Predicted 3D model of a 485-nucleotide part of an RNA (small-subunit ribosomal RNA, 5' domain) from an uncultured bacterium.
Context: one part of a larger RNA
RNA sequence: GAACGAACGCUGGCGGCAGGCCUAACACAUGCAAGUCGAGCGAGAAGGUACCUUCGGGUACUGGGCAGCGGCGGACGGGUGAGUAACGCGUGGGAAUUUGCCCUUUGGCGGGGGACAACAGUUGGAAACGACUGCUAAUACCGCAUAAGCCCUACGGGGGAAAGGCUUCGGCCACCAAAGGAUGAGCCCGCGUCUGAUUAGAUAGUUGGUGGGGUAAUGGCCUACCAAGUCUACGAUCAGUAGCUGGUUUGAGAGGAUGAUCAGCCACACUGGAACUGAGACACGGUCCAGACUCCUACGGGAGGCAGCAGUGGGGAAUAUUGGACAAUGGGGGAAACCCUGAUCCAGCCAUGCCGCGUGAGUGAAGAAGGCCUUAGGGUUGUAAAACUCUUUCAGUCACGAGGAUAAUGACGGUAGUGACAGAAGAAGCCCCGGCUAACUCCGUGCCAGCAGCCGCGGUAAUACGGAGGGGGCUAGCGUUGUUC
Repeated sequence: GAACGAACGCUGGCGGCAGGCCUAACACAUGCAAGUCGAGCGAGAAGGUACCUUCGGGUACUGGGCAGCGGCGGACGGGUGAGUAACGCGUGGGAAUUUGCCCUUUGGCGGGGGACAACAGUUGGAAACGACUGCUAAUACCGCAUAAGCCCUACGGGGGAAAGGCUUCGGCCACCAAAGGAUGAGCCCGCGUCUGAUUAGAUAGUUGGUGGGGUAAUGGCCUACCAAGUCUACGAUCAGUAGCUGGUUUGAGAGGAUGAUCAGCCACACUGGAACUGAGACACGGUCCAGACUCCUACGGGAGGCAGCAGUGGGGAAUAUUGGACAAUGGGGGAAACCCUGAUCCAGCCAUGCCGCGUGAGUGAAGAAGGCCUUAGGGUUGUAAAACUCUUUCAGUCACGAGGAUAAUGACGGUAGUGACAGAAGAAGCCCCGGCUAACUCCGUGCCAGCAGCCGCGGUAAUACGGAGGGGGCUAGCGUUGUUC
RNA backbone atom coordinates (compact mmCIF):
# COMPACT_ATOMS: atom_id res chain seq x y z
C1' G A 1 0.00 0.00 0.00
C1' A A 2 -3.95 -3.55 -0.89
C1' A A 3 -7.76 -6.85 1.10
C1' C A 4 -11.83 -8.27 4.95
C1' G A 5 -18.48 -12.29 6.22
C1' A A 6 -14.91 -8.06 10.50
C1' A A 7 -15.24 -5.79 15.65
C1' C A 8 -14.57 -1.26 18.76
C1' G A 9 -14.56 4.48 19.51
C1' C A 10 -16.46 9.25 17.68
C1' U A 11 -19.79 10.93 13.94
C1' G A 12 -23.82 10.22 10.50
C1' G A 13 -28.04 13.31 4.77
C1' C A 14 -29.91 10.31 0.36
C1' G A 15 -29.89 6.41 -3.28
C1' G A 16 -28.32 1.86 -6.16
C1' C A 17 -26.06 -2.96 -5.86
C1' A A 18 -24.26 -6.67 -2.79
C1' G A 19 -23.42 -8.98 2.13
C1' G A 20 -24.99 -10.26 7.19
C1' C A 21 -23.69 -16.53 13.84
C1' C A 22 -16.55 -16.90 11.37
C1' U A 23 -18.14 -18.60 18.43
C1' A A 24 -21.80 -23.75 21.09
C1' A A 25 -22.65 -29.96 14.77
C1' C A 26 -25.11 -25.92 22.25
C1' A A 27 -30.41 -26.55 23.91
C1' C A 28 -34.89 -25.17 21.67
C1' A A 29 -41.32 -22.42 23.25
C1' U A 30 -44.56 -21.14 18.90
C1' G A 31 -46.02 -20.85 13.68
C1' C A 32 -45.03 -22.30 8.86
C1' A A 33 -41.19 -25.23 5.42
C1' A A 34 -44.49 -31.72 0.97
C1' G A 35 -48.01 -32.59 -0.88
C1' U A 36 -51.42 -33.81 -4.67
C1' C A 37 -54.98 -36.83 -7.72
C1' G A 38 -62.82 -37.86 -7.32
C1' A A 39 -60.76 -38.49 -15.01
C1' G A 40 -58.11 -45.39 -10.10
C1' C A 41 -61.87 -47.10 -5.77
C1' G A 42 -65.78 -47.88 -2.21
C1' A A 43 -68.22 -45.00 1.34
C1' G A 44 -70.59 -40.63 2.36
C1' A A 45 -71.05 -35.50 6.84
C1' A A 46 -72.93 -30.48 6.77
C1' G A 47 -75.91 -27.79 3.42
C1' G A 48 -79.84 -27.40 -0.62
C1' U A 49 -84.58 -29.05 -3.23
C1' A A 50 -89.16 -31.97 -3.28
C1' C A 51 -92.64 -35.06 -0.64
C1' C A 52 -94.49 -37.14 3.91
C1' U A 53 -94.92 -36.11 9.14
C1' U A 54 -97.05 -38.69 15.24
C1' C A 55 -93.58 -31.98 14.58
C1' G A 56 -89.04 -35.72 17.32
C1' G A 57 -88.15 -36.49 12.26
C1' G A 58 -88.36 -39.75 7.87
C1' U A 59 -87.84 -40.79 2.38
C1' A A 60 -85.93 -39.48 -2.49
C1' C A 61 -82.65 -36.45 -5.41
C1' U A 62 -78.53 -33.24 -5.19
C1' G A 63 -74.15 -32.20 -2.78
C1' G A 64 -69.57 -33.42 -1.97
C1' G A 65 -66.42 -32.13 3.71
C1' C A 66 -63.11 -35.01 7.11
C1' A A 67 -61.08 -39.63 6.88
C1' G A 68 -59.79 -44.61 4.26
C1' C A 69 -57.81 -48.07 0.11
C1' G A 70 -54.81 -46.94 -4.27
C1' G A 71 -51.17 -43.93 -7.58
C1' C A 72 -47.18 -40.45 -8.11
C1' G A 73 -44.07 -37.30 -5.18
C1' G A 74 -41.91 -37.18 0.18
C1' A A 75 -34.05 -39.74 -2.60
C1' C A 76 -35.63 -33.02 -5.58
C1' G A 77 -35.50 -28.39 -3.56
C1' G A 78 -33.46 -26.03 1.47
C1' G A 79 -29.47 -26.35 5.71
C1' U A 80 -24.67 -27.34 7.87
C1' G A 81 -19.16 -28.50 7.53
C1' A A 82 -19.15 -32.36 12.65
C1' G A 83 -16.49 -36.29 10.38
C1' U A 84 -13.10 -37.35 6.30
C1' A A 85 -5.67 -36.92 4.45
C1' A A 86 -9.74 -40.64 1.39
C1' C A 87 -10.45 -42.63 -5.54
C1' G A 88 -13.24 -37.70 -0.73
C1' C A 89 -12.04 -33.92 -4.32
C1' G A 90 -9.57 -32.19 -9.10
C1' U A 91 -8.08 -33.95 -13.82
C1' G A 92 -7.62 -37.69 -17.59
C1' G A 93 -9.04 -42.52 -18.85
C1' G A 94 -11.88 -47.38 -18.33
C1' A A 95 -15.59 -51.82 -18.24
C1' A A 96 -18.40 -55.64 -15.45
C1' U A 97 -23.71 -52.18 -14.55
C1' U A 98 -28.46 -49.83 -13.59
C1' U A 99 -31.81 -45.74 -14.73
C1' G A 100 -39.02 -43.83 -12.34
C1' C A 101 -40.81 -39.75 -15.22
C1' C A 102 -39.18 -38.08 -20.86
C1' C A 103 -38.29 -39.23 -26.49
C1' U A 104 -38.30 -43.00 -30.70
C1' U A 105 -39.76 -47.95 -32.35
C1' U A 106 -42.20 -52.94 -32.15
C1' G A 107 -45.77 -56.24 -30.15
C1' G A 108 -49.74 -56.86 -26.56
C1' C A 109 -53.88 -55.23 -23.26
C1' G A 110 -58.02 -62.22 -23.10
C1' G A 111 -60.66 -64.70 -19.13
C1' G A 112 -61.30 -65.50 -13.77
C1' G A 113 -60.72 -65.46 -8.21
C1' G A 114 -60.13 -64.44 -3.00
C1' A A 115 -59.23 -60.61 0.39
C1' C A 116 -58.08 -56.00 3.49
C1' A A 117 -59.14 -50.86 5.10
C1' A A 118 -62.96 -47.40 5.28
C1' C A 119 -67.90 -48.63 7.49
C1' A A 120 -71.15 -51.21 11.36
C1' G A 121 -71.20 -53.73 16.13
C1' U A 122 -68.66 -55.23 20.68
C1' U A 123 -64.52 -53.96 23.53
C1' G A 124 -59.29 -52.47 26.09
C1' G A 125 -56.54 -47.88 27.46
C1' A A 126 -55.69 -41.62 31.24
C1' A A 127 -53.46 -40.98 26.62
C1' A A 128 -50.58 -42.63 22.51
C1' C A 129 -52.78 -46.33 20.27
C1' G A 130 -55.31 -50.75 19.75
C1' A A 131 -58.23 -55.90 19.87
C1' C A 132 -62.30 -59.10 18.09
C1' U A 133 -66.61 -60.13 14.84
C1' G A 134 -69.13 -58.89 10.30
C1' C A 135 -69.81 -56.27 5.18
C1' U A 136 -67.37 -54.07 0.62
C1' A A 137 -64.71 -51.66 -4.20
C1' A A 138 -60.59 -50.79 -7.30
C1' U A 139 -55.51 -48.82 -12.01
C1' A A 140 -54.69 -52.80 -4.56
C1' C A 141 -53.62 -58.42 -4.50
C1' C A 142 -53.44 -63.69 -6.74
C1' G A 143 -53.90 -67.68 -10.25
C1' C A 144 -55.15 -69.21 -15.59
C1' A A 145 -54.40 -68.11 -20.93
C1' U A 146 -51.17 -65.89 -24.55
C1' A A 147 -45.00 -64.99 -25.41
C1' A A 148 -42.63 -61.96 -31.48
C1' G A 149 -38.89 -60.30 -28.68
C1' C A 150 -36.95 -61.41 -23.19
C1' C A 151 -34.57 -64.75 -19.09
C1' C A 152 -32.32 -69.78 -17.86
C1' U A 153 -30.38 -74.09 -20.47
C1' A A 154 -26.24 -80.04 -19.56
C1' C A 155 -29.66 -76.84 -26.56
C1' G A 156 -33.90 -81.76 -25.32
C1' G A 157 -36.51 -78.01 -23.11
C1' G A 158 -38.16 -74.81 -19.21
C1' G A 159 -39.79 -69.80 -16.96
C1' G A 160 -42.25 -65.37 -16.74
C1' A A 161 -46.91 -59.92 -18.26
C1' A A 162 -50.82 -56.52 -18.20
C1' A A 163 -55.70 -52.13 -15.92
C1' G A 164 -58.49 -49.66 -16.79
C1' G A 165 -60.50 -44.40 -16.77
C1' C A 166 -62.62 -40.29 -19.49
C1' U A 167 -65.06 -38.97 -23.98
C1' U A 168 -67.98 -34.27 -28.03
C1' C A 169 -67.63 -41.67 -29.69
C1' G A 170 -63.33 -38.94 -33.55
C1' G A 171 -60.24 -40.12 -29.79
C1' C A 172 -57.29 -38.94 -25.38
C1' C A 173 -54.74 -40.50 -20.97
C1' A A 174 -53.11 -44.81 -18.65
C1' C A 175 -51.18 -50.35 -18.39
C1' C A 176 -47.64 -54.90 -19.93
C1' A A 177 -43.23 -56.84 -22.57
C1' A A 178 -38.95 -55.67 -25.51
C1' A A 179 -35.19 -52.63 -28.21
C1' G A 180 -32.74 -47.91 -28.83
C1' G A 181 -31.86 -42.84 -27.02
C1' A A 182 -31.48 -38.98 -23.42
C1' U A 183 -30.59 -37.87 -18.41
C1' G A 184 -29.18 -39.40 -13.61
C1' A A 185 -26.52 -42.88 -10.64
C1' G A 186 -23.08 -46.99 -9.01
C1' C A 187 -17.96 -49.10 -9.86
C1' C A 188 -12.38 -49.36 -11.38
C1' C A 189 -7.56 -47.05 -12.65
C1' G A 190 -3.09 -43.22 -13.78
C1' C A 191 -1.56 -38.47 -11.86
C1' G A 192 -2.15 -34.36 -8.23
C1' U A 193 -3.93 -33.09 -3.14
C1' C A 194 -1.32 -30.20 4.68
C1' U A 195 2.31 -31.00 9.01
C1' G A 196 5.42 -34.20 12.13
C1' A A 197 10.91 -39.33 11.76
C1' U A 198 11.37 -36.28 19.12
C1' U A 199 6.07 -41.70 14.67
C1' A A 200 10.30 -47.00 11.27
C1' G A 201 8.47 -50.75 10.65
C1' A A 202 3.01 -52.04 9.34
C1' U A 203 -0.40 -56.08 7.85
C1' A A 204 -3.84 -62.79 9.02
C1' G A 205 -9.13 -61.48 5.13
C1' U A 206 -3.71 -59.44 5.56
C1' U A 207 -1.53 -60.47 -0.50
C1' G A 208 -2.76 -63.90 -4.38
C1' G A 209 -5.36 -68.37 -6.37
C1' U A 210 -9.59 -72.12 -6.77
C1' G A 211 -14.78 -73.46 -5.59
C1' G A 212 -19.18 -71.27 -3.66
C1' G A 213 -22.22 -67.13 -2.03
C1' G A 214 -23.72 -62.04 -2.66
C1' U A 215 -24.67 -57.43 -5.75
C1' A A 216 -27.77 -53.85 -10.79
C1' A A 217 -22.45 -54.76 -11.56
C1' U A 218 -16.30 -55.91 -11.11
C1' G A 219 -13.83 -57.23 -6.76
C1' G A 220 -11.57 -60.72 -0.07
C1' C A 221 -17.33 -57.65 -0.92
C1' C A 222 -18.30 -62.45 2.12
C1' U A 223 -17.13 -67.68 2.98
C1' A A 224 -14.30 -72.75 2.70
C1' C A 225 -9.65 -74.59 1.15
C1' C A 226 -4.58 -73.73 -0.81
C1' A A 227 -0.10 -70.78 -1.30
C1' A A 228 2.93 -66.89 1.69
C1' G A 229 2.49 -63.06 0.33
C1' U A 230 1.43 -57.30 0.35
C1' C A 231 2.93 -51.98 1.76
C1' U A 232 7.42 -49.14 3.24
C1' A A 233 13.08 -43.63 3.77
C1' C A 234 10.26 -41.85 -3.75
C1' G A 235 8.16 -41.92 4.03
C1' A A 236 4.37 -47.25 4.98
C1' U A 237 2.10 -47.27 9.84
C1' C A 238 0.90 -43.80 13.64
C1' A A 239 -0.24 -38.85 15.49
C1' G A 240 -2.04 -33.85 14.58
C1' U A 241 -4.80 -30.55 11.51
C1' A A 242 -8.42 -30.03 7.52
C1' G A 243 -14.48 -30.83 3.76
C1' C A 244 -12.23 -30.58 -1.83
C1' U A 245 -12.62 -27.54 -6.28
C1' G A 246 -13.99 -23.43 -9.86
C1' G A 247 -12.39 -19.45 -7.44
C1' U A 248 -11.01 -15.17 -3.75
C1' U A 249 -6.97 -12.06 -2.12
C1' U A 250 -2.03 -10.21 -2.58
C1' G A 251 2.00 -9.79 -5.90
C1' A A 252 5.29 -7.08 -11.94
C1' G A 253 5.53 -12.21 -11.95
C1' A A 254 7.01 -16.64 -9.73
C1' G A 255 4.87 -17.45 -5.42
C1' G A 256 2.21 -16.86 -0.66
C1' A A 257 -2.43 -16.88 2.04
C1' U A 258 -7.39 -18.47 1.69
C1' G A 259 -12.03 -21.74 0.35
C1' A A 260 -17.74 -16.27 3.37
C1' U A 261 -21.42 -15.00 -0.61
C1' C A 262 -22.30 -17.69 -6.13
C1' A A 263 -21.45 -22.59 -8.76
C1' G A 264 -19.82 -28.19 -8.99
C1' C A 265 -18.71 -32.59 -5.94
C1' C A 266 -18.63 -35.02 -1.05
C1' A A 267 -20.29 -35.90 3.96
C1' C A 268 -23.90 -35.29 7.89
C1' A A 269 -29.20 -34.69 9.99
C1' C A 270 -29.82 -35.34 18.77
C1' U A 271 -25.57 -39.73 19.49
C1' G A 272 -24.56 -44.94 17.85
C1' G A 273 -26.45 -49.14 14.99
C1' A A 274 -29.81 -51.49 11.40
C1' A A 275 -32.64 -52.64 7.65
C1' C A 276 -37.69 -51.92 5.11
C1' U A 277 -40.15 -49.61 0.94
C1' G A 278 -38.69 -47.99 -3.69
C1' A A 279 -36.24 -46.70 -10.36
C1' G A 280 -33.45 -44.22 -6.77
C1' A A 281 -32.31 -43.95 0.49
C1' C A 282 -29.75 -47.40 4.29
C1' A A 283 -33.80 -41.72 3.88
C1' C A 284 -33.16 -33.80 7.70
C1' G A 285 -39.32 -32.67 8.59
C1' G A 286 -39.95 -42.15 7.27
C1' U A 287 -39.49 -47.04 10.34
C1' C A 288 -37.00 -50.22 14.19
C1' C A 289 -33.31 -50.92 18.37
C1' A A 290 -29.97 -48.77 22.04
C1' G A 291 -28.20 -44.17 24.61
C1' A A 292 -28.28 -39.06 26.58
C1' C A 293 -31.64 -35.05 27.19
C1' U A 294 -36.61 -32.62 27.35
C1' C A 295 -41.94 -33.06 27.96
C1' C A 296 -46.97 -35.58 29.24
C1' U A 297 -48.99 -39.32 32.63
C1' A A 298 -54.60 -41.61 35.91
C1' C A 299 -47.42 -44.31 37.31
C1' G A 300 -49.57 -49.05 33.88
C1' G A 301 -47.22 -46.28 29.84
C1' G A 302 -46.31 -42.68 26.05
C1' A A 303 -44.27 -38.19 22.97
C1' G A 304 -40.03 -35.35 20.70
C1' G A 305 -35.48 -34.05 17.51
C1' C A 306 -34.81 -26.10 13.73
C1' A A 307 -27.06 -28.10 10.79
C1' G A 308 -35.27 -25.80 6.70
C1' C A 309 -37.61 -20.09 7.26
C1' A A 310 -38.51 -16.74 11.07
C1' G A 311 -37.83 -16.63 16.31
C1' U A 312 -35.91 -17.80 21.88
C1' G A 313 -32.17 -18.84 25.61
C1' G A 314 -26.92 -19.58 25.91
C1' G A 315 -21.90 -18.68 24.12
C1' G A 316 -19.48 -14.38 22.02
C1' A A 317 -15.88 -8.51 20.28
C1' A A 318 -19.83 -9.73 16.80
C1' U A 319 -24.02 -11.00 12.67
C1' A A 320 -31.11 -9.20 10.89
C1' U A 321 -38.14 -9.84 10.72
C1' U A 322 -41.81 -14.99 14.94
C1' G A 323 -42.91 -9.81 7.46
C1' G A 324 -45.67 -10.19 2.08
C1' A A 325 -46.73 -13.14 -2.26
C1' C A 326 -46.99 -17.46 -5.29
C1' A A 327 -47.27 -11.86 -9.69
C1' A A 328 -42.47 -13.87 -12.13
C1' U A 329 -38.70 -18.19 -12.53
C1' G A 330 -38.51 -23.21 -11.13
C1' G A 331 -40.35 -27.80 -8.61
C1' G A 332 -44.37 -31.84 -6.97
C1' G A 333 -49.31 -33.76 -8.08
C1' G A 334 -53.34 -33.42 -11.70
C1' A A 335 -56.22 -34.56 -18.46
C1' A A 336 -57.29 -29.74 -16.79
C1' A A 337 -59.19 -26.02 -13.62
C1' C A 338 -56.18 -25.77 -9.77
C1' C A 339 -53.70 -27.03 -5.10
C1' C A 340 -48.93 -27.07 -2.50
C1' U A 341 -44.05 -24.66 -2.52
C1' G A 342 -40.06 -20.05 4.28
C1' A A 343 -37.27 -23.00 -3.19
C1' U A 344 -37.83 -18.35 -5.18
C1' C A 345 -39.31 -13.25 -5.92
C1' C A 346 -39.89 -9.11 -2.75
C1' A A 347 -40.20 -5.98 1.52
C1' G A 348 -38.04 -4.90 6.85
C1' C A 349 -33.23 -4.12 9.99
C1' C A 350 -27.61 -2.92 9.87
C1' A A 351 -22.58 2.95 6.84
C1' U A 352 -20.94 -4.24 6.91
C1' G A 353 -18.74 -3.26 1.95
C1' C A 354 -18.45 -1.09 -3.11
C1' C A 355 -20.34 2.81 -6.23
C1' G A 356 -22.92 7.50 -7.14
C1' C A 357 -24.96 12.23 -5.27
C1' G A 358 -25.71 16.17 -1.79
C1' U A 359 -24.79 19.43 2.47
C1' G A 360 -25.14 25.27 -2.27
C1' A A 361 -23.34 28.96 -6.53
C1' G A 362 -21.67 34.03 -7.99
C1' U A 363 -20.36 38.86 -6.31
C1' G A 364 -18.54 40.66 -1.86
C1' A A 365 -12.48 44.73 1.94
C1' A A 366 -14.99 49.39 6.01
C1' G A 367 -9.95 43.37 4.99
C1' A A 368 -16.40 44.47 10.17
C1' A A 369 -17.01 42.34 15.05
C1' G A 370 -15.13 38.41 18.01
C1' G A 371 -11.09 34.82 18.82
C1' C A 372 -5.69 33.88 18.70
C1' C A 373 -0.73 35.81 18.36
C1' U A 374 2.14 40.26 18.87
C1' U A 375 8.25 43.43 18.75
C1' A A 376 1.70 46.72 20.59
C1' G A 377 3.10 49.14 14.85
C1' G A 378 0.45 45.14 13.45
C1' G A 379 -0.40 39.97 11.78
C1' U A 380 -3.88 35.95 11.29
C1' U A 381 -8.71 33.57 11.15
C1' G A 382 -10.29 35.78 5.92
C1' U A 383 -13.89 36.34 0.58
C1' A A 384 -14.33 33.35 5.30
C1' A A 385 -18.87 35.87 7.43
C1' A A 386 -22.55 39.64 6.94
C1' A A 387 -24.85 41.85 2.70
C1' C A 388 -26.58 41.59 -2.49
C1' U A 389 -27.86 38.48 -6.81
C1' C A 390 -29.07 33.49 -8.16
C1' U A 391 -30.01 28.03 -8.46
C1' U A 392 -33.12 23.73 -6.37
C1' U A 393 -29.79 18.08 -7.29
C1' C A 394 -31.26 14.99 -2.99
C1' A A 395 -34.86 15.12 0.90
C1' G A 396 -40.28 17.51 1.34
C1' U A 397 -45.63 18.52 -0.61
C1' C A 398 -49.25 17.85 -4.67
C1' A A 399 -50.59 15.53 -9.30
C1' C A 400 -49.66 11.87 -13.02
C1' G A 401 -47.59 7.12 -13.32
C1' A A 402 -44.77 2.60 -16.12
C1' G A 403 -41.90 -1.95 -17.49
C1' G A 404 -41.36 -6.59 -15.17
C1' A A 405 -47.08 -10.08 -18.38
C1' U A 406 -50.06 -10.32 -20.89
C1' A A 407 -55.76 -13.27 -23.90
C1' A A 408 -56.14 -12.73 -18.39
C1' U A 409 -53.29 -12.65 -13.71
C1' G A 410 -48.36 -7.77 -10.01
C1' A A 411 -46.58 -9.58 -3.69
C1' C A 412 -43.10 -5.67 -4.77
C1' G A 413 -46.25 -0.75 -5.00
C1' G A 414 -49.04 4.24 -6.23
C1' U A 415 -42.61 1.41 -6.46
C1' A A 416 -39.17 3.41 -10.40
C1' G A 417 -39.96 7.56 -13.14
C1' U A 418 -42.33 12.39 -15.01
C1' G A 419 -44.44 17.34 -14.12
C1' A A 420 -45.53 21.35 -10.74
C1' C A 421 -44.64 24.04 -5.95
C1' A A 422 -41.86 26.23 -1.62
C1' G A 423 -37.41 27.73 0.36
C1' A A 424 -30.46 28.06 1.18
C1' A A 425 -33.96 26.07 3.00
C1' G A 426 -33.49 19.69 6.30
C1' A A 427 -28.00 17.56 5.75
C1' A A 428 -20.05 17.36 8.48
C1' G A 429 -17.43 14.89 10.79
C1' C A 430 -13.03 12.18 12.22
C1' C A 431 -7.81 11.76 12.75
C1' C A 432 -3.24 14.15 12.88
C1' C A 433 0.60 18.53 13.16
C1' G A 434 9.05 16.11 17.10
C1' G A 435 11.47 12.74 12.93
C1' C A 436 9.85 8.69 9.82
C1' U A 437 5.21 11.95 7.64
C1' A A 438 1.78 16.59 4.86
C1' A A 439 0.92 20.21 8.88
C1' C A 440 3.26 25.66 14.62
C1' U A 441 2.34 29.01 18.02
C1' C A 442 0.45 30.46 23.01
C1' C A 443 -1.24 28.93 27.83
C1' G A 444 -1.41 25.07 31.71
C1' U A 445 1.62 21.16 33.90
C1' G A 446 6.67 20.42 35.98
C1' C A 447 10.13 12.76 35.36
C1' C A 448 3.79 14.74 37.98
C1' A A 449 -0.38 14.11 35.06
C1' G A 450 0.24 11.85 30.76
C1' C A 451 1.88 10.29 25.31
C1' A A 452 4.00 6.35 22.38
C1' G A 453 3.92 2.19 15.79
C1' C A 454 9.73 2.78 16.18
C1' C A 455 13.29 6.36 17.77
C1' G A 456 11.71 8.47 22.14
C1' C A 457 8.95 13.05 24.85
C1' G A 458 7.75 15.17 30.32
C1' G A 459 12.65 16.98 36.23
C1' U A 460 9.81 25.65 35.03
C1' A A 461 9.92 28.90 28.50
C1' A A 462 7.53 21.02 26.10
C1' U A 463 6.14 22.59 17.96
C1' A A 464 6.06 15.19 21.44
C1' C A 465 1.50 15.60 27.80
C1' G A 466 -3.70 18.65 28.40
C1' G A 467 -6.43 23.02 26.34
C1' A A 468 -6.86 26.98 22.73
C1' G A 469 -5.94 29.50 18.05
C1' G A 470 -3.98 28.18 13.47
C1' G A 471 -2.66 24.35 9.97
C1' G A 472 -2.48 19.28 7.26
C1' G A 473 -5.10 14.73 5.59
C1' C A 474 -9.43 11.94 4.41
C1' U A 475 -14.64 12.68 3.99
C1' A A 476 -20.55 10.14 5.28
C1' G A 477 -17.18 8.68 7.02
C1' C A 478 -12.66 8.88 10.05
C1' G A 479 -9.46 6.47 13.37
C1' U A 480 -8.01 2.01 16.34
C1' U A 481 -7.58 -3.29 16.84
C1' G A 482 -7.28 -8.15 14.49
C1' U A 483 -5.92 -11.30 10.16
C1' U A 484 -3.52 -12.14 5.07
C1' C A 485 -0.11 -10.73 1.08